[in-house]
């Protein structure tokens, strides 16, 4: 050049049309003589980026970007 796959919290994934979730990390508090563990609580997203369907879109369709695989 060509086809496939990924992309979502600080980190690792979940969610496949009714609008964002966990664990892990960070803070704080609560409990212990002190750490550690364990509870409760808060903060942390322009769902890669534009566009387009649709009352609604992380979710479907086009395009781009950036990693990965194959293939020529």
């Nucleotide at each position: 050049g060509c086809g496939g796959g990924u992309g979502u919290a600080a980190u690792u994934c979940a969610g496949c049309g009714g609008a964002a979730g966990a664990a892990u990390g960070u803070c704080a508090c609560u409990u212990u003589u002190c750490c550690a563990a364990a509870g409760u609580g808060a903060a942390c997203g322009u769902c890669a980026g534009g566009g387009g369907u649709u009352c609604g879109a992380c979710u479907c369709c086009c395009c781009u970007c950036a990693c990965c695989c194959g293939c020529u």

Predicted 3D model of a 72-nucleotide RNA (transfer RNA) from a Patescibacteria group bacterium. Its Rfam family is "tRNA". Rfam classes the family as a transfer RNA. The sequence was found in a public genome assembly. The coordinates come from a structure-prediction model, not an experiment, and the mean pLDDT is 81. The organism belongs to Bacteria candidate phyla, within Bacteria.